Background: This is a predicted complex of two RNAs, RNase P RNA and transfer RNA, with 428 nucleotides together. Rfam match: Bacterial RNase P class A. Rfam links the family to the GO terms ribonuclease P activity, tRNA processing and dimeric ribonuclease P complex.

RNA sequence: UGAAGUAUCUAAUUUCAGCCGCCGGCGCGUUUUGCGCGGGAGGAAAGUCCGGGCUCCGCAGGGCGUGAUGCAGGAGAAAUUCCUGCGGGUGCGAACCCAGGGAAAGUGCCACAGAAAAGGAAACCGCCGUCUUAUGACGGCAAGGAUGAAAAGGCGGGGUAAGAGCCCACCGGCCGCGCAGGAAUUCGCGGGCUUGGCAAACCCCAUCAGGAGCAAGGUUGAAUAGGGAAGGACGAGGCUGCCCGCUGACUUCCGGGUACGACCGCUCAUUUCUGCGUGCAAGCGCAGGAUUAGAUAAAUGGCUGAAAGAUUAUUUCUUACAAAACCCGGCUUAUUGGGUGCUUCGUUAU
RNA sequence: AGGUCUGUAGCUCGAACUGGUUAGAGCACCGCACUCCAAAUGCGGGGGUUGAGGGUUCGAAUCCUUCCAGGCCUGCCA
Numbered sequence: 001u002g003a004a005g006u007a008u009c010u011a012a013u014u015u016c017a018g019c020c021g022c023c024g025g026c027g028c029g030u031u032u033u034g035c036g037c038g039g040g041a042g043g044a045a046a047g048u049c050c051g052g053g054c055u056c057c058g059c060a061g062g063g064c065g066u067g068a069u070g071c072a073g074g075a076g077a078a079a080u081u082c083c084u085g086c087g088g089g090u091g092c093g094a095a096c097c098c099a100g101g102g103a104a105a106g107u108g109c110c111a112c113a114g115a116a117a118a119g120g121a122a123a124c125c126g127c128c129g130u131c132u133u134a135u136g137a138c139g140g141c142a143a144g145g146a147u148g149a150a151a152a153g154g155c156g157g158g159g160u161a162a163g164a165g166c167c168c169a170c171c172g173g174c175c176g177c178g179c180a181g182g183a184a185u186u187c188g189c190g191g192g193c194u195u196g197g198c199a200a201a202c203c204c205c206a207u208c209a210g211g212a213g214c215a216a217g218g219u220u221g222a223a224u225a226g227g228g229a230a231g232g233a234c235g236a237g238g239c240u241g242c243c244c245g246c247u248g249a250c251u252u253c254c255g256g257g258u259a260c261g262a263c264c265g266c267u268c269a270u271u272u273c274u275g276c277g278u279g280c281a282a283g284c285g286c287a288g289g290a291u292u293a294g295a296u297a298a299a300u301g302g303c304u305g306a307a308a309g310a311u312u313a314u315u316u317c318u319u320a321c322a323a324a325a326c327c328c329g330g331c332u333u334a335u336u337g338g339g340u341g342c343u344u345c346g347u348u349a350u
Numbered sequence: 351a352g353g354u355c356u357g358u359a360g361c362u363c364g365a366a367c368u369g370g371u372u373a374g375a376g377c378a379c380c381g382c383a384c385u386c387c388a389a390a391u392g393c394g395g396g397g398g399u400u401g402a403g404g405g406u407u408c409g410a411a412u413c414c415u416u417c418c419a420g421g422c423c424u425g426c427c428a
Base pairs, nucleotide, nucleotide: 001346002345003344004343005342006341007340008339009338010337011336014307015306016305017304018303019302020301022040023039025037026036027035028034042321046332047331049330050329051328052327053326054213055212056211057210061244062243063242064241066209067208068207069206070205071085072084073083074082075081086100087098088097089096090095101204102203106202107201108198109197110196124145125144126141127140128139129138130137131136153171154170156168157167158166172194174191175190176189177188178187180185217264218263219262220261227254228253229252230251231250237247238246239245256427257426258425271290272289273288274287275286276285277284278283308318309317310316351424352423353422354421355420356419357418360377361376362375363374370408379395380394381393382392383391401417402416403415404414405413
């Protein structure tokens, strides 16, 4: 100096002054409202993909079923979360990616092609043997050809009529033992000679899961047809998809009314910052500090002047994705510009 | 706001549960024949990145996942 990887910060696209507005809070005066003070969108508020808080049903007890997750250890309230490591893959590298248990428990699938697709079954070409004048017939052979995404472990040698784990060495895989490690796993030795792929097919193993959701739920008010039909203590409805078990009076449909009202739930939380200690890290512990959106069809806006910045030549522009709706932790997706730390590869100079 | 379902030719549907070769059918559209012309009828033809991206697999409309678009249900009182 160029390219790249990774982590993190920022929302800075503004700042200052003045004016006009919108939505909450507090105080004062007053009950029409006025004045003063202070506050008012995000890193994703989004998708609603996971998990929880909270609320109600209820006491979640048992069996069957269903769903989710799936290397090891740790963190965390939990999680399709995070960290570190192991194994596999990609990259020169920093690094990044992986639904990464079991196919030797069982079932199923592997189209077309091919002799054969998992039954040691199968002979199209081919190789070998016997018979035959010959075409050919019978038998042996999966080494070679051909087919396919995949060909019955790979490769070399021996062996044989020709061949074949039939035998042997090495490699791969499986099982057992030992060493290292906390474990995944790595390395070594031995054995029978070998048993293809798919579980984001059924399934098996292990772990976890009660249901519904703030339109939850509680208090209150206005209005009307406190009307009709069906079912219901011989058990409606609910707790779970079913059964046992529990609960015990309304349930469903049609029609009607309505201010689709008011108040509570409602925002301080499983929060965050700084310092110290501890840990490889995620994080944990201690001490000190900080934190007023809470509206309900939805507020957070606009104008003027100055400064600043960019482009450019004097004017113009100030731009991304997008905006709370009970709250929180994650993931995913959308997205402009800028800053910083660490690391890798290259080039140049010394 | 919460919950739930769907997406295949211009339209309506099948193939998807249990993955298989070139995704079919009807209506519509185009051409030819028939007719003076048209309709009807007969024959022939075109038209699809199965909403989009990624993954599993030899192979994806189908299985898994992330987005996109659209539909449906749910207020209160009695």